[in-house]
RNA sequence: GAGGAUGUAGCUCAAAGGAAGAGUCUCACGUUCAUACCGUGAAGGGUGCGGGUUCGAGUCCCGCCAUCCUCU
Numbered sequence: 001g002a003g004g005a006u007g008u009a010g011c012u013c014a015a016a017g018g019a020a021g022a023g024u025c026u027c028a029c030g031u032u033c034a035u036a037c038c039g040u041g042a043a044g045g046g047u048g049c050g051g052g053u054u055c056g057a058g059u060c061c062c063g064c065c066a067u068c069c070u071c072u
Stems, first nucleotide, its partner, number of pairs: 001071007010024004018055001026042005048064005
């Protein structure tokens, strides 16, 4: 220098263009003499950044950034 993959909750990951979810973590309540386990519930994001297409974008298109892989 060229090509490709990935980027979503504190962490690990989902989400065929149509209301952003799960597990785990944290907190509260229940349970227990108490702790843990277990059960119920809550909090926690606007999807790496900036644009475009569309009635509607995490998803499609363009540019940039970060990480990883391959080639030179």